[in-house]
Source information
A computed fold for a 94-nucleotide RNA, annotated as c-di-GMP-I riboswitch aptamer. Its mean pLDDT, the model's own confidence on a scale to 100, is 86.
């Protein structure tokens, strides 16, 4: 340096679910308590898949128009604790 961890050790991270006159349109993020779990469950939204649909576009309706209401689509939004990919990096060699 590579590769591997069924061992030990020191320590880290924290699903569900509760709480916040918290942020956000939602998905979901933060803070706080919690532990199901994890050897990268550290970072990075690059590729895919999944969720979400505020602008936006399409239809329809109401209404002279403005502009409103339903329906559809659609990622520029989320997700690194789905899977791949890039990076970093502790500890053992059982």
């Nucleotide at each position: 340096c590579a590769c591997g961890a069924c061992c030990a050790a020191u320590g880290g991270c924290a699903a569900a679910c509760c709480c916040g006159c918290g942020c956000g349109a939602a998905a979901g993020c933060c803070g706080g308590g919690g532990a199901c779990g994890c050897a990268a469950a550290g970072c990075c939204g690059c590729g895919g898949a999944u969720c979400u649909a505020a602008a936006c576009c399409a239809u329809c309706g109401g209404c002279c128009c403005c502009u409103c209401g339903a329906u559809g689509g659609c990622a520029u939004g989320a997700c690194a604790g789905c899977c791949g990919g890039g990076u970093u990096g502790c500890u053992c060699g059982a």